[in-house]
Context: one part of a larger RNA
RNA sequence: GGAUAAACGCUGGCGGCGUGCCUAACACAUGCAAGUCGAACGUCCUGCUCUUUCGGGAGCAGGGAGUGGCGGACGGGUGAGGAACACGUGGGUGACCUACCCCCCGGUGAGGAAUACCGCCGAGAAAUCGGCGACAAGACCGCAUAAUUUCGCCCUGUGUAGAGACAGAGCGAGCAAAGCUUCUGGUCGUGAGACCAGAGGCGCCAGGGGAUGGGCCUGCGUCCGAUUAGCUGGUUGGUGGGGUAAUGGCUCACCAAGGCUGCGAUCGGUAGCUGGUCUGAGAGGAUGAGCAGCCACACUGGGAUUGAGAACGGCCCAGACUCCUACGGGAGGCAGCAGUGAGGAAUUUUCCACAAUGGGGGCAACCCUGAUGGAGCAACGCCGCGUGCAGGAGGACGCUUUUCGGAGUGUAAACUGCUUUUCCCAGGGACGAGGACGGACGGUACCUGGGGAAUAAGCCCCGGCUAACUACGUGCCAGCAGCCGCGGUAAUACGUAGGGGACGAGCGUUGUCC
Numbered sequence: 001g002g003a004u005a006a007a008c009g010c011u012g013g014c015g016g017c018g019u020g021c022c023u024a025a026c027a028c029a030u031g032c033a034a035g036u037c038g039a040a041c042g043u044c045c046u047g048c049u050c051u052u053u054c055g056g057g058a059g060c061a062g063g064g065a066g067u068g069g070c071g072g073a074c075g076g077g078u079g080a081g082g083a084a085c086a087c088g089u090g091g092g093u094g095a096c097c098u099a100c101c102c103c104c105c106g107g108u109g110a111g112g113a114a115u116a117c118c119g120c121c122g123a124g125a126a127a128u129c130g131g132c133g134a135c136a137a138g139a140c141c142g143c144a145u146a147a148u149u150u151c152g153c154c155c156u157g158u159g160u161a162g163a164g165a166c167a168g169a170g171c172g173a174g175c176a177a178a179g180c181u182u183c184u185g186g187u188c189g190u191g192a193g194a195c196c197a198g199a200g201g202c203g204c205c206a207g208g209g210g211a212u213g214g215g216c217c218u219g220c221g222u223c224c225g226a227u228u229a230g231c232u233g234g235u236u237g238g239u240g241g242g243g244u245a246a247u248g249g250c251u252c253a254c255c256a257a258g259g260c261u262g263c264g265a266u267c268g269g270u271a272g273c274u275g276g277u278c279u280g281a282g283a284g285g286a287u288g289a290g291c292a293g294c295c296a297c298a299c300u301g302g303g304a305u306u307g308a309g310a311a312c313g314g315c316c317c318a319g320a321c322u323c324c325u326a327c328g329g330g331a332g333g334c335a336g337c338a339g340u341g342a343g344g345a346a347u348u349u350u351c352c353a354c355a356a357u358g359g360g361g362g363c364a365a366c367c368c369u370g371a372u373g374g375a376g377c378a379a380c381g382c383c384g385c386g387u388g389c390a391g392g393a394g395g396a397c398g399c400u401u402u403u404c405g406g407a408g409u410g411u412a413a414a415c416u417g418c419u420u421u422u423c424c425c426a427g428g429g430a431c432g433a434g435g436a437c438g439g440a441c442g443g444u445a446c447c448u449g450g451g452g453a454a455u456a457a458g459c460c461c462c463g464g465c466u467a468a469c470u471a472c473g474u475g476c477c478a479g480c481a482g483c484c485g486c487g488g489u490a491a492u493a494c495g496u497a498g499g500g501g502a503c504g505a506g507c508g509u510u511g512u513c514c
Base pairs, nucleotide, nucleotide: 001514002513003512004511006510007509008508009507010506013385014384015383016382017381018380019378020377021343026341027340028339030338031337032336035070036069037068040067041066043064044063045062046061047060048059049058050057051056077297078296079295087221088220089219090218091217092216093215096214097213101210102209103208104207106205107204108203109143111141112140118133119132120131121130122129123128149174150173151172152171153170155168156167157166158165179202180201181200182199183198184197185196186195187194188193223269224268225267230260231259232258235257236256237255238254239253240252241251242250272294273293274292275291276287277286278285279284299319300318301317302316303315321332322331323330324329349375351374352373353372357371358369359368360367361366388418389417390416391415398409399408400407401406423451424450425449426448427447428446432441458503460501461500462499463484464483465482469498470497471496472495473494479486480485
């Protein structure tokens, strides 16, 4: 000098764009942050309509929980742990998986038994639970059929260093499915409606391919310490079981005795990694806030279940903590968005909206979305603008200084003329919305008219480095100080004043990096 997620002191007009718990991965009141589908299913409640054999039945509209489907594995947060195939980069997978989406091909037959909601009864303070009874489905279960699928046996060819790869033939065995809805027509019924057929739509099952996302393996790179020199028992390898989507001591039994290490093993310390960022002419050094990719974590530790995929706002166990309790027993997890306490030098609103972008569900209408879009707070940063402009005296007053003549402040002010960025008032008023509807932001930006110099300057320094000097006070005191050093009676170095210098809505100080 540059930089900063900064803080502190003094000061502070506006706008745009960013950024905002670096400390206690400390504890959390309250609200919200993941639902949706009635075009999968039965049912309950309310209102209305139709019908009735007066018991009821059917439909329409709205609402509730339940079964079921898809989603809750994304999105959002944090950086604790981890020195590791965690990350970066390049490969491998003949050792693998991939819901939804796209393409191709074939199929979608006939049945059964349950259960929640519900009814009755019961237990409990509650959370919740038990018994009995009935009922539905695209929930569940057999059966049928099916192969270019799976498995077993055997064979041929291609290919390979070899191998579970590819292509093909034979035999045997095994495994599927679900319906819903729109329109049109017909039949039945007094009717609301029901059924059938056709044409579509959304689905369902099997197989192949793609796309996307992942798993695993591997070369190289990746901090400090030798005042850490030896480390290792599933340890290293083999055979055979098990396990996994899949390789593998991943796990187990048996067998062998190996494996790593001065090119630093082991141990200890520290740390999320990267694209990047800061600095520097570069080489390099430092760093990893925000944005983006990857990883890890979700009160602490462990476990499984469901699922294509696994667990922040799922489950179970243990622990610590907090809360409720009728003392028998229960409930909870902000490192989501706000917000609170604590810690700290220090870090914001318990805001608005789904209008846009994107996501989940749904045929759709639409619903949900603290993702996101915005507004609020903070000079925390960068950038831009303003606080007036022109004229105006050998030069007022005041103040400072003086050798008492004067000199400085100083065209500075007053005064005259002008302008209106900004400010205030009023009127109009968006783009963002894609040829329907729909704008939180926002009566905002912007435009027009009116008013009036009006509403707006500080901070640090002036001994040398280093731009800028005098007076008074003080008297090694009080104090200053980045280094050298100032102060003990004439201090340009302390304090005040006048003047001057630098920067300017900032200026200085401190911390950290180059």